[in-house]
The RNA shown here (small-subunit ribosomal RNA) has 1468 nucleotides and comes from an uncultured prokaryote. The RNAcentral record of the sequence draws on ENA. Model confidence (mean pLDDT): 82 of 100. It matches the Rfam family "Bacterial small subunit ribosomal RNA".
RNA sequence: ACGAACGCUGGCGGCGUGGAUUAGGCAUGCAAGUCGAACGAGAAAGUGGGAGCAAUCCCAUGAUUAAAGCGGCGAAUGGGUGAGUAACGGGUGGGCAACGUGCCCUGGAGUGGGGAACAACUUCGAGAAAUCGAAGCUAAUACCGCAUAUGGCCAUUUUUGUUUCGGCAUCAAUGGUUAAAGGCUUCGGCCGCUCCAGGAUCGGCCCGUCUCCGAUUAGCUUGUUGGUGGGGUAACGGCCUACCAAGGCGGCGAUCGGUAGCUGGUCUGAGAGGAUGGUCAGCCACACUGGGACUGAGAUACGGCCCAGACUCCUACGGGGGGCAGCAGUCUAGAGGCUUCGGCAAUGGACGAAAGUCUGACCGAGCGACGCCGCGUGCGGGAUUGAAGGCGUUUUCGUCGUAAACCGCUGUGUAAGGGGAAGAAUGCCCGAAUGUUGAAUUCGGGAGCGACGGUACCUUUACAGAAAGCUCCGGCUAACUACGUGCCAGCAGCCGCGGUAAUACGUAGGGAGCGAGCGUUGUUCGGAUUUACUGGGCGUAAAGCGAGCGCAGGCGGCCAGGCAGGUCCGGUGUGAAAGCCUUACCACUUAACGGAAGGACGUCACCGGAAACCAUUUGGCUGGAGUAAGGAAGAGGCAGGCGGAAUUCCUGGUGUAGCGGUGGAAUGUGUAGAUAUCAGGAAGAACAUCGGUGGCGAAGGCGGCCUGCUGGGCCUUUACUGACGCUGAGGCUCGAAAGCAUGGGGAGCGAACGGGAUUAGAUACCCCGGUAGUCCAUGCUGUAAACGGUGUGCAUUAGGUGUGGGGGGUAUCGACCCCUUCCGUGCCGGCGCUAACGCAAUAAAUGCACCGCCUGGGGAGUACGACCGCAAGGUUAAAACUCAAAGGAAUUGACGGGGGCCCGCACAAGCGGUGGAGGAUGUGGUUUAAUUCGAUGCAACGCGAAGAACCUUACCUAGGCUUAAACCGCCAGGUAAUCCCCUGGAAACAGGGAGUACCCGCAAGGGAGACCUGGUAGAGGUGCUGCAUGGCUGUCGUCAGCUCGUGUCGUGAGAUGUUGGGUUAAGUCCCGCAACGAGCGCAACCCUUGUCGUUAGUUACCAGCGCGUUAUGGCGGGGACUCUAGCGAGACUGCCGGUGGUAAACCGGAGGAAGGUGGGGAUGACGUCAAGUCCUCAUGGCCCUUACGUCCAGGGCUACACACGUCCUACAAUGGCCGGGACAACGGGUUGCUAGACCGCGAGGUCAUGCCAAUCUCUUAAACCCGGUCUCAGUUCGGAUUGCAGUCUGCAACUCGACUGCAUGAAGUUGGAAUCGCUAGUAAUCGCAGAUCAGCAUGCUGCGGUGAAUACGUUCCCGGGCCUUGUACACACCGCCCGUCACACCACGAAAGUUGGCUGUUCCAGAAGUCGCUGCUGAAACCCGCAAGGGAUCAAAGCGCCGAAGGAAUGGUCCGCAAUUGGGGUGA
Repeated sequence: ACGAACGCUGGCGGCGUGGAUUAGGCAUGCAAGUCGAACGAGAAAGUGGGAGCAAUCCCAUGAUUAAAGCGGCGAAUGGGUGAGUAACGGGUGGGCAACGUGCCCUGGAGUGGGGAACAACUUCGAGAAAUCGAAGCUAAUACCGCAUAUGGCCAUUUUUGUUUCGGCAUCAAUGGUUAAAGGCUUCGGCCGCUCCAGGAUCGGCCCGUCUCCGAUUAGCUUGUUGGUGGGGUAACGGCCUACCAAGGCGGCGAUCGGUAGCUGGUCUGAGAGGAUGGUCAGCCACACUGGGACUGAGAUACGGCCCAGACUCCUACGGGGGGCAGCAGUCUAGAGGCUUCGGCAAUGGACGAAAGUCUGACCGAGCGACGCCGCGUGCGGGAUUGAAGGCGUUUUCGUCGUAAACCGCUGUGUAAGGGGAAGAAUGCCCGAAUGUUGAAUUCGGGAGCGACGGUACCUUUACAGAAAGCUCCGGCUAACUACGUGCCAGCAGCCGCGGUAAUACGUAGGGAGCGAGCGUUGUUCGGAUUUACUGGGCGUAAAGCGAGCGCAGGCGGCCAGGCAGGUCCGGUGUGAAAGCCUUACCACUUAACGGAAGGACGUCACCGGAAACCAUUUGGCUGGAGUAAGGAAGAGGCAGGCGGAAUUCCUGGUGUAGCGGUGGAAUGUGUAGAUAUCAGGAAGAACAUCGGUGGCGAAGGCGGCCUGCUGGGCCUUUACUGACGCUGAGGCUCGAAAGCAUGGGGAGCGAACGGGAUUAGAUACCCCGGUAGUCCAUGCUGUAAACGGUGUGCAUUAGGUGUGGGGGGUAUCGACCCCUUCCGUGCCGGCGCUAACGCAAUAAAUGCACCGCCUGGGGAGUACGACCGCAAGGUUAAAACUCAAAGGAAUUGACGGGGGCCCGCACAAGCGGUGGAGGAUGUGGUUUAAUUCGAUGCAACGCGAAGAACCUUACCUAGGCUUAAACCGCCAGGUAAUCCCCUGGAAACAGGGAGUACCCGCAAGGGAGACCUGGUAGAGGUGCUGCAUGGCUGUCGUCAGCUCGUGUCGUGAGAUGUUGGGUUAAGUCCCGCAACGAGCGCAACCCUUGUCGUUAGUUACCAGCGCGUUAUGGCGGGGACUCUAGCGAGACUGCCGGUGGUAAACCGGAGGAAGGUGGGGAUGACGUCAAGUCCUCAUGGCCCUUACGUCCAGGGCUACACACGUCCUACAAUGGCCGGGACAACGGGUUGCUAGACCGCGAGGUCAUGCCAAUCUCUUAAACCCGGUCUCAGUUCGGAUUGCAGUCUGCAACUCGACUGCAUGAAGUUGGAAUCGCUAGUAAUCGCAGAUCAGCAUGCUGCGGUGAAUACGUUCCCGGGCCUUGUACACACCGCCCGUCACACCACGAAAGUUGGCUGUUCCAGAAGUCGCUGCUGAAACCCGCAAGGGAUCAAAGCGCCGAAGGAAUGGUCCGCAAUUGGGGUGA
């Protein structure tokens, strides 16, 4: 944007517009008639009059009638549709000297005189009907002779003009031939008729040019192309025919196939273009389908005729009728398109002298929001009640919202009433003027004419009254919240939303947009420079043919002249109207609509001009190109010959046990003598070194030497030719390897194949063999990552440095060196180019010329067809379907069984464990009424839990409570609160009883506080979601990293800094550097420990002095020491030497208590794991509310066939047991730690003391040392298990505590695969303390005692850091991803066949009909004739050519269907 449709909605008007599908079928009505002034004949009803008793009859009127006929004109216009048509069909411009033209106009001439018929009508006949036949009568502007001929036409001769040289026009003469119709009249005339000439109009034919797609359609054509004669037409022409010739068209696309009416225009677009052809206008074609002619001025005729066919209707079955793609209307199919309306009032048409008649053309009305345009649904005020209500909400506010209510105003409009146009002017009648008297024109007067329609418009009255919806609100794109839903239901134009907090689904509130409409769907153009003419590309994104030669084609050097086709300029003509554009234009109130004026619109035609360029032509030139001459280089090609090394084989000699092969082996080979070695021989293939990003060739490709033949290029110099050139669709030729055919050859190598290994397997990689093949000749194939992934040619544009060939200069003993030049071949690099990478005189730069190729991925380089091939296969080359990408270059990460550097108890080197046993503890699993929940690789599993008998406790069973056990506001009532007692009960709880304080007040009563009951707000939840969260924590990891600002580089992502060289534990430091700085991390600052100093000296300490004791810092005292705990010092690579770069730093040393971070701790960057925790706490949302809340009793968390983790104790002599002896530190303690004494074998008990702690106490540390015993055993090891007896805690130790004594005395004799910790006061080993806690550690957190071994080193395992590289990964390798198979669905190919459409060729038969021939026969007009008859002419009929539908045969092509089959696509 639309001729639209669908959904929701819908007030009015104007102007437009409305069967796009079935050119499917149609009921009914209407759509073409008219003229009596051409002609003959001529009703009826009704009315009037008369006659008659009446039936009825007669006359007049009706009647210049109706209906029909003859005749004329019209019916060929108007109206409809777009089937066919790719065409002179249409557009545009020309031509006809090759044509026609009724009605109309102008001019000229005429209109004389006769004749014979046929309808109507009458009579008869046939038929159901349609209709037809026979006989008879009659008129004309119907028909026919004759006369006349200005003229016309024909023939012959002739004049002039013109010409495209073919003709045409014209003058004159002769001969021949050819017309007519009347009607009306006011008597003036008017309307006609005939011939000729001219005009106008409308047609016919011809030509240039433009006019869709397919080459998987490449050849087509026999009336075909031309000529001659003839025919035919209005006219040219193979238009037709006979003969002759063999042409004509085609890559500038013939033929064939598909599609389509064409145009003005319309839509879109900046334009160029693209799409389209509905309404309106021009042309064409068609009228049920096919064929045909007649009539006519005109038709091959929509509402005419004939024939054939299909369909339909009538029928008396014999026959007949019909054609809405006219206007309405109907059926069908369809998403879908109107009234069986009014009128000829206007415009136009037919007829007529006219009045007038006819007109579904047309003018109007009706229906449809189908479109465009305009108007309205109100306007102003109205909030310190922002009403009610809705929605949201942080819970008291926000919003709908001045919106409403309410007050005032207006009347577009609606309803009713009144008034009321324009569209009407002609024509007709009368009169006048002008004029020539007439026609014509003009003026005046008169009668009459409107479908729309009593409409538009104006006005009166009433009434805010009757009049708003639709879509959207994640981004694009203007507009946000709540609830519901929970990958469901659904949305979606693209991206994408929805899996419990959805601005994306549904609803609501609010908002945005448009508005009588709004959305959706479909289609076209745009955006899309995404087919690129304007205006694109081809190294890597899709795209350079594998290469050359070359016909056509395209393009083409310098100078001069000609011409004027292209080109340019001017003029003329044309380019219909409408449309489009413009306008202070006009006009419907405006607009849409309409009018006016101007403009615009062609690759057009003609005339005139210009001559630069292109073309063409003439003459010349040498620079492009080529030829000749002189040189040099080369794996260029072909053929023939020759050579040596090596390999294998054969023969012989020497010689003996292996050889060979591999990562390691084996198969293989060898005592029948191999391998090794020597000599000789045979064969085939390939040519080491030279050898080189060296050379040659168009490419493929070419490598020993020699000879012959042969192609091309290069350099130098002169001479010659004179544009001879470049490119190149088709075409032709060459074209690696493999492969094919025939024949040779065959040493080595070696697909297939056999064997041996490897492996989970190994149809592979490795090994031993080995056939085709590799080689030669001839032929075929024609493809490659045939690559520089870069077509060929020419020109221009900085440099540097190699190398091959040639020339010149310089120089020299010289082939050296150096300079320069031409050709080739490399590298680096600037401008420029490029998306970047990169290219860069060998361009991917800048230009020119030509060719080839590309247009999203997959399907697919496939199918079908065609061509080529012996085959394999090649070339050309789609579509359906499917996806929302596929792809390039670069960036950051991550990853790699890539590389480099480095670190870590990572490995290695060591020590000790775990894994085996018994037990403890946790987990899984199982069980259970419940075994509460969470944690799950490292980073869950002695974890949350620093301590489950009740409690805890969240779980189960049973019993209770419901404003509640706790918290808590308000209201009402009651009672102090509270404590105690009794009953029931397992308890909770229920019931009952006793009992009364404070303040005011005499009392009644009131108040504070607490409790109880009721009500109202609300509590409570270890219920869910750690994937809604905060906080906290784990982990990578105490790893050395993570970033920012400014600058710079890059189109950008990004980079740089942070990389590099060193160094470090460290992004630690130094140096360098387009970077310079900075931040979070590292380090340091903090705590502790190690040394010293100083201060202080109790509860700690005790050297010296004193007192006392059996003894003891017990006491006086001391401040030295230890120690305590404050403050300081100390260590910084500071010093020395070496290494290093005069650096950072490292190595060694000195001093020092300590040395290079002294040891340990605290401290954890940006981030990762949707890591863990809603059961610590907090918290959004959801859920429960006599329960998922809460109380209580009992049970469970403690179960037990099993499996795993973490530990304890052991298996013993480096030990066990007994006796004796020694030395700590950290800590705890009043509900507590407890000395001492006594009792108990012991756990412990009783009495009693000190200590709120450097004072008292827990508190004897143990390993250890000394002595004794045991003597290698299931033991004097080991202690599980079990029995009995006890102790302690606690309301209570049955399920289910710890400990003690006696007894019992299990497994276990050092632990498979595998696996853990630790680098020094560490591992190992020994005990001690503490938290939790009534009681209950083998766990945890700390403390001290004793106290090792080893580290060569960084190849490997694991983890990590930096740099680099590859990547198709980015959820990031636990990634991505390929193919078969199985299943489902979809489209396509093949296929025995089969159903149709279109079409070619041949033949049969042949309707209607034109034409030709004949024309027995028939016939009024003319001629002869008195007549009969004859002639002329015509017709029927017959024959012939052609000929539609039809039939037969045989081809082509396309669509559909198909058992089966093939691959392809999609699917959690």